[in-house]
This is a predicted structure of a 354-nucleotide part of an RNA (small-subunit ribosomal RNA, central domain) from a metagenome.

Context: one part of a larger RNA
RNA sequence: UUGGGUCUAAAACAUUCGUAGCUUGUUUUAUAAGUUUCUUGUGAAAUCUUAUAUCUCAAAUAUAAGGCGUGCAAGAAAUACUAUAUUACUAGAGACCGGAAGACGCAAAGAGUAUGGUAAAGGUAGCGGUAAAAUGCGUUAAUCUUAAUCAGACUAACAAUAGCGAAGGCAUUUUGCGAGUACGGAUCUGACAGUAAGGAAUGAAGGCUAGGGUCGCGAAAGGGAUUAGAUACCCCUGUAGUCCUAGCAGUAAACACUGCUCACUAAACAUUAGUACCUCCUCGAGAGGUAUUAGUGCUGUAGAGAAGUCGGAGAGUGAGCUACCUGGGAAGUAUAGUCGCAAGGCCGAAACUU
Repeated sequence: UUGGGUCUAAAACAUUCGUAGCUUGUUUUAUAAGUUUCUUGUGAAAUCUUAUAUCUCAAAUAUAAGGCGUGCAAGAAAUACUAUAUUACUAGAGACCGGAAGACGCAAAGAGUAUGGUAAAGGUAGCGGUAAAAUGCGUUAAUCUUAAUCAGACUAACAAUAGCGAAGGCAUUUUGCGAGUACGGAUCUGACAGUAAGGAAUGAAGGCUAGGGUCGCGAAAGGGAUUAGAUACCCCUGUAGUCCUAGCAGUAAACACUGCUCACUAAACAUUAGUACCUCCUCGAGAGGUAUUAGUGCUGUAGAGAAGUCGGAGAGUGAGCUACCUGGGAAGUAUAGUCGCAAGGCCGAAACUU
């Protein structure tokens, strides 16, 4: 390379959008580029086959004919498929309309309990902490009780196997602005689609820059214990940080360790959002049920798989496109490049060893 793979053995980019490329519904006509057929030309020699000749024979060699050379070029036809142009269509896709659900995003305003502080009143000797203690706090009146006020963070119960979002993620209430989704209708466009190298955007926690904020928690640090030691686990403190604004950074067991899209392939149950209908009814924004579409789950058939298991939400049966893998270590290291304020990120070897 061919081939084989990528849930767990090596291997699906963190996620989405999207350029080139690749792939691509039904239909009319034209062209004839690919494709198919025929003809002609050309396609060195040697090698190969047959015949003859010649070295005394043989191998070998020579001559003649054939074959090979699977190709290329020109010409003439064919038109199913692909392609190009063209005509039309609506089943894909999109737009539109209708009501619906949602912790989807951004901003503003309000609320709540707890915690801590402050000043005051009551009250007196302890409080706190642990397996046990001590450090620590306390007669300058603590802990505790009462009501007040201030501050920052957070959003219990409801809460779910629930919901939304591309992923990261999202949970007090109201308002404003914005976005997406499923369902139903079938008014419009008429293949406008799928995937996606480069590229762009988004991207937890921690980190960085500048300015604010700092209740609680709390890397570092200090102290007390434990211990042979204890640079830890436990305790008392506590700075960065955690919070907000504007930027940078760009990584995670960023996991379902499962790329996206389309078609097909038993059933049963639960649940969320629609739609159509049925029954009951206290007529309510009520209760129950049937069918169907879309999601979220659970069991399971065929089938698959090394097995665990997966199983219409595939890891089944097929199709299109992308990314990635090729024994372990050295190593996600070195070097070069590139991005970054830095920390570092991206790309990414080899010697050697086994």
Rfam family: Bacterial small subunit ribosomal RNA. Gene Ontology terms of the family: structural constituent of ribosome and ribosome. The full RNA is in RNAcentral, with records from SILVA.